[in-house]
């Protein structure tokens, strides 16, 4: 700092990840020791024990156990006296329980933070300065008697003490009243001063001592000293009140408030105040968010981040808050009080049922809840707290210790050497690799932990003795202080640390290994089991799953799971957008806000500067220091970006003043313009009426019908009537904020330009609510009503057709007057000012410059189009009319879907509209531009593609094939074209894989090991054979030490193995089909582009060609193409036998013979054509076209030749092969069988239907092949298939083998025939082991359908189609197939509109497994979440009433009231106490609202699901362009109307623009 994931690519976005981090939990594991932290959850209930006492030096009173001693003495009981002891426990009293420790429920608040204020207050215990401490009194506890009551406890009599309580003096520098003056300051105080008047105190305790009083010691009334009280006045602490500032979220909370705002009087309070009360005013808060709602303690801090922020608020520490819930007062310096009271309530508990007790959110512990959080320990040594004069007690504060890897930080589980690279795993290409120097070994160390020994620091004070020294005194007591010495006080803990013995001895897990992200393999599995953070993986070859190895990583840990931050610039202050991705309001006035021209002068709140005060303290940061280091702790700076005061400073912006024109407005003057609004007024054209003409049609469509028409239409001419719309002009022209605006004219009227002086002087500029305007379509009232035309009817189309088309036609559409307020209300570009190359159009209005003018040309301002430079964009494109460069308001955005929906508030007559969530859910959703591909998009272009001709197929019979059916089996594969007379160039057995049945198991077949035999061949028996089973012959080859060895076959055994037409062509090679013999496919360097890609390869011409030439950011290159090969048309040379014979002989008349070597032939080798030549045409090119010459001319004709690539095209059954599976069988052997089955259906052929033909007779005339297990001659026999024969030939020699059509002659004469030939009977022949299933051929006899073929549909462009016949491969034998060969031998082609392929180019796409794509919605079934809902149940809270406990406050008819308490001789009063009442008031109740959770038959969308249904609406012109508002209508997507918009293809016109 950055990956992953949408896409072939960028962008926009989202989703995930890697990082730190935690009071943590889970899962595996686990050795030490520091230093930390440990109920986040039910402010749930709590057993137990412990957490707040203390003072005898305020006070009375006061045991006992024990023990001593004394008396009676019965000798162990009795009583007395002393210690125990003024002690223990209790009481009165003082201080202190308001600290200290817990929790975070409630609080959205002056509660916390921070800065200030109090002239508006309090402060016990401390300190410090003054004064004062006198005189008396009356009670109640304790304790004795006695009552009641289970207990808790409660009462009656009586007695007493005090630093309790009362009363009186005495009092000022205290308070209050009134009063004089001054000083400093402002809430009308503070400090001083001057006079007088009023009210207020107190306690006494302990030591000493005897100088004074009194006096025998001795005590206290004395005196000193300590403490203590009292009253003041200060200071120190610590509280209370105020104020400015910050301090969650919802506005789907917009209006709150009646003690409320304020005022005077009163009252209260430590204090100020509506804090409370009575009167009067009527105020007070709020869009800078009142009030409501919902959440949360708040901070110093702590996590994260470069930071700025963002999340938190445990432990530490500051502050509030609360103590079972609600309420409330007493007490006291301080409380409405955690371990106090009192009421009410809810739990619990004891009870004798009458009544009573309690409050761990102290510290341990318990249940319970939870994922989850520790011992009912030690100890007050230490540090701090309360009491006290101390000693001392007290202290679950605190100091330790215990449990937990809960975190941090540290150590350690060994080190050195060691290869035979050891044994074992795993892996393997069988060589080895690896684990791995790792191990043993061998040489050493000795942290940790074991044991044994030593052993600290934390301790100083207090205090007691003791030395000495001040100070107070009358005082060498006594007390204070300061000093010297002894002496005492450790819980942790015999710890921390040291030495010291033994011994490598006791100490390693955990996650992970497709990517991201460091680390690969081998088994099992086989869309199962499972994984998965995102992407994604697993369907038989899983680095993803699960286990081995190895390996990476971290390590006493190590993973996950939550959670916050960060990455995320993914809420953007810093530091994002908004023409197409999310987003600009539909338009305009205009109010708060917000920004605002020059130039001056003041001011000094913003701002900048410097000081000062504060920002606790830990924390975090920087130096240093202690623990062996770290963590930790200590100790100094620094910082703490604030905040408040003060003292400058004035450039900026604010404020005040004053000025100026350039910003913005007024006046004149001109012209342009469908601006608006009202009124009239035209003429064309549709329809309607009427009347004439005239007659069958007319409308209308792709075609047709509905519909009109003889009752007279349509057509045609005349008058009339109504509405509505304004042709042409007319235009990327004009005006207008937008919406929008169009025939003249007239009247009212808004804004905008242009010119050229004068004026005002910043009067701008944007604008949250607000208020206006606002297309169509819609709603109300009324009218109107020609056209047009949602709904409806009908009539075509259609699988339907609730559409498209077609006849009709209601509302509307027009007016007026309301209402609605919205659209693709689009330039999908908010407004306003300025700045930034040009160029070329148009509208308006000016200027100059020339002319008599027109035109021309130059040139300002204002609008309005194109093109275009920098620049900007993700590209597309924008470009002075920015999407370029700044500034200023506003308005919106923050993944898709859910959803512009629900609820809920506003508006509307209603439709409905604005406002606007959330649960779910899914990884993506978009934008733009590449490249394919695809369009019922365009252009060009080709091809037996279509046309144009010739014959077919589809109809009939056979043949074959193939589907379906059957079947014991009908083996298996080929399936659109490119399967179907294919694999199969030939299934009777065999083949054969398929069924039956009999058989064999190391095997039919390879290779190895024993052991025996040579092979081998022949006869026999059962059997269907295959084998079984027996006789018999027969003994070879090499070596030989003679005994045996080997080799090569046979036989038996034994295990390694063999076999497998099993499965997988979607593991796979190899081979093949097909686009397609179609002209294309591509690569290197340069160039361009962010980039995928482009460019080249496109263009203009031309070709069969990407063939070639031209020109071009391209310039080359490869695979194809072409040509190189082969047949084949011509000619030339060579060579002549099996072939030929022109000329010569010869002849049995046959190239037969002699001979010849020309020809034809045959087979080598050559030539030969190259647009080479001429015209033309053409860019003078490439090429065309036409000619000459030639045997062929423009690739002469024909074949081999298959470019990168698709089809997961075919094939494990040609063969190879991974991998799976069978192994007495899924393998081998035999015999039958089947493959040939037959209701049927498709494909491919043959014969035919007949006269261009049939029969029949004569007759000509190939080419190319086959042959020795063969061709197979002539002669002979048969009707003939074939016998029988065996010449002849390993082939230019012999044979197959007579070619047929053709030609010639005769017949049939249009018939189901002298046509077809099927089928069947019968007889035969040949092959072969065998022709029954199930060959093929003869020959007699039968003569079936068939008279040319429906829809469709095929193959041909020349030696072709047609049409004759002939070899040939398999092959024993079987051909209508398939390969080949020759005879004979046409028509047609105008063209590229149409089908169908293919090729280039362009255009659109929502397609990229690529239209066999993609996708839409209803409806059916299943889960999710959610609205509505008669309702029902909580929770909260408002209002109106009742109600009223405890308790302050007030009031008092009743009762009571000690002392010499205050007055009073006294009675009695004063006052108080109870009890009654009044006020407030907590629970509680009763109506009624408001909010909110939860539930609720039913119900409505909505989202997700395996290959359901029904259609086909959307991406292509998507087959009716599509989409925005709106209305209606329909099963459902969707039709249809009106306005509207390009984000629509195509074609043509215009207009602008570019290009010397």
């Nucleotide at each position: 700092a950055g990956a992953g994931u949408u896409u072939g690519u960028u962008c926009u976005g989202g989703c995930u990840c890697a990082g730190a981090a935690u009071g943590a939990a889970c899962g595996c594991u686990g050795g030490c020791g520091g230093c930390g932290u440990g109920c986040u959850u039910a402010a749930c209930a709590c057993a137990u024990g412990c957490a707040a006492g203390u003072c005898g030096a305020a006070c009375g009173a006061g045991a006992a156990a024990u023990u001593u001693c004394c008396u009676g003495c019965u000798u162990g009981c009795a009583g007395g006296a002393g210690a125990g002891a003024g002690u223990a426990a209790a009481g009165u009293g003082g201080c202190g329980c308001a600290c200290g420790g817990g929790u975070g429920a409630g609080u959205a608040a002056c509660a916390c933070g921070u800065g200030g204020a109090c002239a508006a207050c309090c402060u016990a215990c401390c300190u410090u300065c003054g004064a004062a401490u006198c005189c008396g009194g009356a009670a109640c506890a304790a304790c004795a008697u006695u009552g009641c009551g289970a207990a808790a406890g409660c009462g009656a009599u009586g007695c007493u003490a005090a630093u309790a309580c009362c009363g009186g003096a005495u009092g000022a520098u205290g308070u209050c009243g009134u009063u004089u003056u001054u000083a400093c300051c402002c809430u009308g105080g503070u400090a001083a001063u001057u006079a007088c008047g009023a009210c207020c105190a107190a306690a006494g305790a302990c030591a000493g001592c005897c100088u004074c009083u009194g006096c025998u010691u001795g005590a206290a009334u004395g005196c000193u000293g300590u403490u203590g009280u009292u009253u003041g006045a200060a200071g120190a602490u610590g509280g209370g009140u105020c104020c400015g500032c910050g301090u969650a979220c919802c506005a789907u909370u917009a209006g709150c408030u009646u003690g409320u705002u304020g005022g005077u009087g009163g009252g209260g309070u430590a204090a100020c105040g509506g804090c409370c009360u009575a009167c009067c005013a009527a105020g007070g808060c709020u869009g800078c968010g009142a009030u409501g709602g919902u959440u949360a303690g708040c901070u110093g801090g702590u996590c994260u981040g470069a930071g700025a922020g963002g999340a938190u608020g445990a432990u530490c520490a500051g502050c509030c808050a609360c103590a079972c819930u609600g309420g409330a007062a007493c007490u006291g310096a301080c409380a409405c009080a955690c371990g106090g009271u009192c009421c009410a309530g809810a739990c619990u508990c004891c009870u004798a049922c009458g009544g009573g007790a309690g409050g761990c959110a102290g510290c341990a512990g318990u249940g319970a809840g939870g994922a989850a959080u520790u011992u009912u320990g030690c100890g007050c040594a230490a540090u701090g707290g309360g009491g006290g004069a101390a000693a001392c007690c007290c202290u679950g504060a605190c100091g330790c210790a215990g449990c937990a890897a809960c975190g941090c930080c540290g150590c350690g589980u060994g080190a050195g050497u060691g290869a035979a690279g050891a044994a074992g795993g795993c892996c393997c290409u069988u060589g080895g690799g690896u684990c791995g120097u790792a191990a043993a070994g061998c040489u050493c160390u000795g942290u940790c932990g074991a044991c044994a020994g030593g052993g600290a620091a934390g301790a100083a004070a207090u205090u007691g003795a003791u030395u000495c020294a001040u100070a107070u005194u009358a005082a060498u007591a006594g007390u204070a202080u300061g000093u010297u010495u002894c002496a005492u006080u450790g819980a942790c803990g015999g710890u921390a640390c040291c030495u010291g013995u033994a011994g490598a001895g006791g100490a390693a897990g955990c996650a992970c290994c497709g990517g991201c992200u460091a680390a690969c393999u081998c088994c099992g599995u086989g869309c199962c089991a499972g994984c998965a953070g995102c992407c994604g993986c697993g369907g038989u070859a899983a680095u993803a799953c699960g286990g081995g190895g190895g390996g990476u990583g971290c390590a006493a840990g190590c993973g996950u799971u939550a959670u916050u931050c960060g990455g995320a610039a993914u809420u953007a202050u810093u530091g994002g957008g908004c023409g197409u991705a999310a987003a600009g309001g539909g338009c305009g006035c205009g109010u708060a806000g917000g920004c605002g021209g020059u130039c001056u002068u003041g001011u000094c709140g913003g701002u900048c500067a410097g000081a000062u005060g504060u920002g606790a303290a830990a924390g975090c940061c920087c130096g240093g220091g202690g623990c062996u280091c770290a963590a930790c702790c200590c100790u100094g700076g620094a910082a703490g970006u604030g905040c408040a005061u003060u003292u400058g400073a004035a450039a900026c912006a604010g404020c005040a003043a004053g000025a100026c024109u350039u910003g913005a407005g007024u006046a004149c003057g001109g012209g342009a313009g469908a601006g608006g609004a009202g009124a009239g007024c035209g003429g064309a054209a549709u329809u309607c009426c009427u009347g004439g003409u005239g007659u069958a049609g007319a409308g209308g469509u792709g075609a047709a019908a509905u519909u009109c028409g003889u009752a007279g239409a349509u057509a045609u001419c005349a008058g009339g009537a109504g509405g509505a719309a304004c042709a042409c002009c007319g235009a990327u022209g004009g005006c207008g904020a937008a919406g929008g605006c169009a025939g003249c004219u007239c009247u009212c009227u808004g804004g905008a330009c242009c010119g050229a002086u004068a004026c005002u002087g910043a009067c701008g500029c944007u604008g949250a609510g607000g208020c206006g305007c606002g297309a169509a379509g819609g709603c109300g009232u009324g009218g109107g009503u020609a056209g047009c035309g949602a709904a409806c009817a009908g009539g075509a189309u259609u699988a339907g057709a609730u559409a498209c088309c077609c006849u009709g036609g209601u509302a509307g559409u027009c007016c007026a007057c309301g209402c609605a307020g919205u659209a693709a209300a689009c330039g999908u570009u908010g407004u306003u000012c300025a700045c930034u190359c040009g160029g070329u159009g148009u509208a308006g209005c000016g200027g100059a410059u020339a002319u008599u003018g027109a035109c021309u040309c130059c040139u300002g301002c204002u609008g309005u189009g194109c093109c275009g430079c920098a620049g900007c964009u993700a590209a597309c494109g924008c470009a002075u009319u920015a999407a370029g460069u700044u500034c200023u308001c506003c308005g919106c955005c923050u993944g898709g879907g859910g959803a512009g929906u629900a609820c809920g508030g506003c508006c509307g007559c209603a439709a409905g509209g604005u406002u606007a969530a959330a649960a779910c859910u899914c990884a993506a959703a978009u934008g733009a531009a590449u490249u394919g591909a695809c369009g019922g998009g365009g252009g060009c272009c080709c091809g037996c593609a279509c046309a144009a001709g010739c014959g077919g197929u589809g109809g009939a019979g056979c043949a074959u094939g193939u589907g379906g059916u059957u079947u014991a089996a009908u083996u298996c594969g080929a399936u659109g074209c490119a399967a179907c007379g294919c694999g199969a160039a030939g299934a009777a057995c065999c083949u054969u894989a398929c069924c039956u049945g009999g058989c064999c198991u190391u095997g039919a077949c390879a290779u190895c090991c024993u052991u025996g035999g040579a092979a081998u061949u022949u006869c026999g028996c059962a059997g269907a054979a295959a084998c079984g089973u027996g006789a018999a012959a027969g003994u070879g080859c090499c070596c030989u030490u003679c005994g045996g060895g080997g080799a090569a076959c046979c036989a038996a055994g034994a295990g390694a193995c063999a076999g497998g037409u099993g499965c997988u062509g979607c593991a796979u090679g190899g081979c093949u089909g097909u686009c397609g013999u179609c002209a294309g496919c591509u690569c290197g360097u340069g160039u361009c582009g962010u980039g995928a890609g482009a460019u080249g390869u496109u263009g203009g011409g031309u070709u069969a060609a990407g063939u070639c030439c031209c020109g071009c950011a391209a310039c080359g290159a490869g695979c194809g193409c072409a040509a190189c090969c082969c047949c084949u048309a011509u000619c030339u040379c060579u060579a002549g036998u099996u072939g030929c014979c022109a000329g010569c002989g010869a002849u049995u008349c046959g190239g037969u013979c002699g001979g010849g070597a020309a020809c034809u032939c045959u087979a080598g080798a050559g030539a030969g054509a190259c647009u080479g030549c001429c015209g033309g045409u053409g860019a003078u090119a490439a090429a065309c076209c036409g000619g000459a010459g030639g045997a062929a001319g423009g690739u002469g004709g024909g074949g081999a030749u298959g470019a990168c690539g698709u089809c997961a095209a075919g094939u494990c059954a040609u063969c190879a092969u991974g991998g799976c599976c069978c192994u007495u069988a899924c393998g081998g052997c035999c015999a039958g069988g089947g493959c040939u089955a037959c209701a049927c259906a498709c494909g491919u052929g043959c014969u035919a239907c007949a006269a261009u033909g049939g029969a029949u007779a004569a007759u000509a005339c190939a080419g190319a092949g086959g042959g020795u297990u063969g061709c197979g001659a002539a002669c002979c026999c048969g009707u003939a298939a074939g016998g029988a024969g065996g010449a002849g030939c390993u082939a230019a020699u012999c044979u197959c083998a007579u070619a047929a059509a053709a030609u010639u002659a005769u017949u049939c004469g249009u018939a189901g025939u002298c046509c077809g030939g099927a089928u069947u009977g019968g007889a035969g022949u040949c092959u072969g082991c065998a022709a029954c299933u199930c060959g093929a051929c003869u020959c007699c006899a039968u003569g079936a359908a068939g008279u040319c073929g429906g829809a469709a549909u095929c193959g041909c462009u020349a030696g072709u189609a047609a049409u004759c016949g002939c070899g040939a491969a398999u092959c024993a034998g079987c051909a209508u197939g398939u390969c080949g060969c020759g005879g004979u031998g046409a028509a047609u082609a105008c063209g590229u509109u149409c089908c169908c392929g293919g090729g280039c180019c362009u255009u659109g796409u929502a397609c990229a497994c690529a239209c066999c794509g993609c996708c839409c919605g209803u409806c059916a079934c299943a889960c999710c979440a959610u609205g509505g809902g008669a309702g029902u149940g909580g929770g909260u809270u408002g209002u109106a009433c009742c109600a009223g406990a405890a308790g302050u406050a007030g009031g008092u008819a009743g009762u009571c009231u000690a002392a010499c308490a205050c007055c009073g001789c006294a009675a009695g009063g004063a006052g108080g106490a109870c009890g009654c009442u009044u006020a407030c008031c907590a629970c509680g109740g009763u109506a009624u609202g408001g909010u909110u959770c939860a539930u609720g038959a039913c119900u409505g969308g909505g989202g997700u699901g395996a290959a359901g249904u029904c259609g086909u609406a959307a991406c292509a012109a998507g087959g009716u362009a599509g989409c925005c508002g709106u209305a209606g209508g329909g099963g459902c997507a969707c039709c249809u109307g009106c306005g509207g918009c390009u984000g629509g293809a195509u074609c043509a016109c215009c207009u602008c623009c570019u290009u010397a």
The RNA shown here (small-subunit ribosomal RNA) has 1556 nucleotides and comes from an uncultured prokaryote.